[in-house]
Description:
Transfer RNA from an Oscillospiraceae bacterium, 73 nucleotides, folded computationally. The prediction has a mean pLDDT of 81. Taxonomically the source falls in Oscillospiraceae (Bacteria, Bacillati, Bacillota, Clostridia). Rfam family: tRNA. It is annotated as a transfer RNA. Rfam links the family to the GO term triplet codon-amino acid adaptor activity.
RNA sequence: GGGGCAUUGGCGCAGUUGGGAGCGCGUUUGACUGGCAGUCAAGAGGUCAGGGGUUCGAACCCCCUAUGCUCCA
Numbered sequence: 001g002g003g004g005c006a007u008u009g010g011c012g013c014a015g016u017u018g019g020g021a022g023c024g025c026g027u028u029u030g031a032c033u034g035g036c037a038g039u040c041a042a043g044a045g046g047u048c049a050g051g052g053g054u055u056c057g058a059a060c061c062c063c064c065u066a067u068g069c070u071c072c073a
Stems, first nucleotide, its partner, number of pairs: 001072007010025004019056001027043006049065005
């Protein structure tokens, strides 16, 4: 220098036919219990890495950039 992959709540990840942003853990509140553990119920928490474009509509398609991993030179 070139190619590929990844980037989504605090953490680990799903979400490719373009239209509902989700799961587990964690966390908060409540109930049960002798109990700061356990079980159950409910809730909060996300500019979907950044910018631009296409589209009626983008996490998802296209371009550029950033960071990490990896291959080639």